[in-house]
């Protein structure tokens, strides 16, 4: 050098037929308790960049980034 995979919240975790971006720990704040855990309840954090196509993109295309894999 060519080829192919993955990239979604704080996550070595996981969902979303183009049509409200969601679970699940976790973290805040409450309720309960003597107090702690549980358990319930409420919150705030998300679609790798950047562009295109679309009335509508996490999801189609194009290009780049990181990481894995295969040829050379």
């Nucleotide at each position: 050098g060519g080829g192919g995979g993955u990239a979604u919240a704080a996550g070595c975790u996981u969902a979303a037929u183009g049509g409200c971006a969601a679970a699940c720990u976790g973290c805040g704040g409450g309720u309960c308790u003597c107090c702690a855990a549980a358990a319930c309840c409420c919150g705030a954090c998300u679609u790798c960049u950047a562009g295109g196509u679309u009335c509508g993109a996490a999801u189609c295309c194009u290009a780049g980034u990181a990481c894995c894999c295969c040829c050379g």
Molecule: transfer RNA
Organism: Candidatus Ryanbacteria bacterium RIFCSPLOWO2_12_FULL_44_26